A computed fold for a 456-nucleotide part of an RNA from an uncultured bacterium, annotated as small-subunit ribosomal RNA, 3' major domain. It matches the Rfam family "Bacterial small subunit ribosomal RNA".
Context: one part of a larger RNA
Order: sequence, then C1' cells, then structure tokens
RNA sequence: UGACGGGGACCCGCACAAGCGGUGGAGCGUGUUCUUUAAUUCGAUGAUAAACGAAGAACCUUACCAGGGUUUGACAUCCUUGGAAUUACUGUGAAAGCAGUGAGUGCCCUCGGGAGCCAAGUGACAGGUGUUGCAUGGCCGUCGUCAGCUCGUGUCGUGAGAUGUUUGGUUAAGUCCAUCAACGAGCGCAACCCUUGUGAUUAGUUGAAUUUUUCUAAUCAUACUGCCCCGGCAACGGGGAGGAAGGAGGGGAUGAUGUCAGGUCAGUAUUACCCUUACACCCUGGGCUAGAAACGCGCUACAAUGGCCGGUACAACGGGCAGCCAAGUCGUGAGACGGAGCAAAUCCCACCAAAACCGGUCCUAGUUCGGAUUGCAGGCUGAAACUCGCCUGCACGAAGUCGGAAUCGCUAGUAAUCGCAGGUCAGCACACUGCGGUGAAUACGUUCCCGGGUCU
Repeated sequence: UGACGGGGACCCGCACAAGCGGUGGAGCGUGUUCUUUAAUUCGAUGAUAAACGAAGAACCUUACCAGGGUUUGACAUCCUUGGAAUUACUGUGAAAGCAGUGAGUGCCCUCGGGAGCCAAGUGACAGGUGUUGCAUGGCCGUCGUCAGCUCGUGUCGUGAGAUGUUUGGUUAAGUCCAUCAACGAGCGCAACCCUUGUGAUUAGUUGAAUUUUUCUAAUCAUACUGCCCCGGCAACGGGGAGGAAGGAGGGGAUGAUGUCAGGUCAGUAUUACCCUUACACCCUGGGCUAGAAACGCGCUACAAUGGCCGGUACAACGGGCAGCCAAGUCGUGAGACGGAGCAAAUCCCACCAAAACCGGUCCUAGUUCGGAUUGCAGGCUGAAACUCGCCUGCACGAAGUCGGAAUCGCUAGUAAUCGCAGGUCAGCACACUGCGGUGAAUACGUUCCCGGGUCU
C1' cells in the first nucleotide's frame, strides 16, 4: 500500500423478509457423469460446465470404429512429357476405385508456340479436428452496469507513499453541493443512439366505401424540478398544479482500470513440437441414439378455478419462388388430387390463434383425470426411415392423489397462464429467439443469510 477478520460504522442489491409460482417425488424429452462398447469422436466441470459449442447426428455432417482402397495426394504454386476440352460404353466391386473399348478435335497464333483443361512423372511441397489456451492474437464468461480506476503540477514524508479521491450532506452514480494543501484533468457515471408511450406536419399505394378517425413511415415537438408551497447555505428532498407522461416515464444497446495463468489451438489466425505409404486422403457399413446407477435443464400431469362435446369472439411479431400454397373435390384423420394468386400493407401461411365467453355432460373415482407403454393399419420427407425421423386412426391404458432434506425465479403490464411466428431445416423442436392475449399478490423493515461499495 493492499487483502483478510465468526472487528466497528454507514449504504446498496429479489440478498433476506412479505407474497406468488416452481424444482427436488412420477412418466417422458434432453444434456452430463459413470459404466459398457470395435467405436460409443472432441471440448465445457462451483458460482462463471451440464436443451452449453450443436440455429436442428438416418447417409452427408463426422472429427470416432471395422473393413475395402490411394500415396505429389481431396486442395495450392512451380517443373517435365503427352493429349484440346469433352463424352458414350463394357468388366469387376458394397461403394470408392481398378482394368479396358470407342466417339471427338475447338480458341489465339509471329507457325516456334501460348491461354485454358485433362492425364502421367519428378521432387520442392501439400495435408493433419495431432499436442501445447501454462507460448499467443482475436473473441467471450465473471466480479458488475458494481462506482469505481488513474494522471499532471503543487504540498507533505529520508523513503515506500500520502494528499487530491478524506470530512458533512445528497444521489441510481467519485451524481452534485459545502468545506478542505490542494488546483485541475482523463477513463468510467450521465447524456448523445434505437425502441415504446402523447401530439403536430407531410406523404399516402396495395391499406379504411368517403371525411373526422384508424393504419403505414418520415421529420419535428414535448419533461426542464420549468411553476406553486414547505425544509435546507447549497446540492437536493417532501407535497401540489397542469399534463398522455414527473422527477432517470418504461425497455434495449452500451461493460472503466483490472481479477480468475477463467474458456476457446475444434470457428479462423498463429509460436514451438510431432506424423509424412500415415496421426494425411477416398468409400461402404456401424457409432455419436448403448444403460445397473447418479445429477442438471425442461415438458406433461396428478384434476371440478377441471376433463369432454357443441356454439361463438378478439391479436401481434414474422416468413414465402428449388418457396408460401387459395377455392373446389376425396379421406374419420395425417394427408392426397387440384391448380388460382403472390418476389407480396395486394396473394398465401392464416376465417390467422388459444386461454376467455355461452350451453350441455361428468360427481370425487386411479375416474369421461392422466397419458406413458405396446399392437395393428396408414400418411409425409428423402436414393434410403432396421439400427435411428415426424405425423394420423383404432385398440391398449403404466406411474402419478401435489412431492423429504433442500433449493430456484419474480417488484407491474412484472409473476403466473394461453397460444402464435421465426431461425436451424429435404424431413424432424417439450430447446432457442421473438410476438401478442388474459393478468395478480406482496414489500413492516434491514436483526439475520449471500454478494458488493465507502471510511476506519
């Protein structure tokens, strides 16, 4: 000077408390450990790993294993030789490949050759998802959107250093004020940016039948403690008016100096080391999907605030040409046939929703709850659904009656609950990213638990 203390003082945070809903028990989905395996590729491992890399493993992906093959190589540059390129076919084979038979001769041209492509050869080299994240860059997580971290000059101290940055107030804030051997400044804070809430102007197609209006999207305005009262030296705090909105209006982006030799050499780049007829490359099949057991994240439930049946209403964000797919017809249905429109405020997904509402039924039961599991019959994608996809119909009808110790999220259009869209994608979503519908309870307070800040 820091760090630490079951030392002290002050302050903050869904940290506790007050509430609401979960997890932990069940079944299933998914990730991980462990085990097994020819292989179950690799990485991530308290917070800061575990629906994480992976925005989607049938082949491919794919890095793993078995087998079959190649050796200047799947890819790049250079050299030599030959041939245009290209294309048809045969044998063998699981394919990759290997062996072979034909067709065919272009462009530029100084007639030497050249460009481009193919094949063979030679070696320089290629190649490596091989090792090292404790050699690195870059990027990221975390403390933490916490309020801190520093510098110049001056002053003090032999010096390390201190001061400033402390103190008294105040703030979300090292925010601001007052004071002070300090005076200033920088990175952070805040503001500038995007979005949402109100209004105005302009423009409106494809959007409303017309106008006020709604909607779309461009510009601008609006909020500043500006006004009033009270307290205060001030900063500021409390209350009020007006206002769509009030004291940072809500949300986002934005992450200081640094910490964890944190993570990533498998995204890419890259040092060093290692392999070079193999640790490189191609292919077929398998595996990444195994299953005694343990853990994480979720979905569905255990029911009457409900299940089922019928009727009926209201969204927003989005996506679409190798695409979205209407009307109509067939099918109980998944879906099929069909072919209109649309590169889309026009057409389609999509009458776009589901909870909600109205009527009926069930009567507390392992049930008209719950839907796992299994059998049969089908549909779709795709060369191909056996290992190993999704969906439909009929039948089957498991555990489960609200969950021990423990533990998580959330302070308002939030939690809870309901559906919709999108990315990935041929197909496959209980995950993820968004969108809207309905819409609460509680906060006395800071003693305690956890984390953080300031002074000592």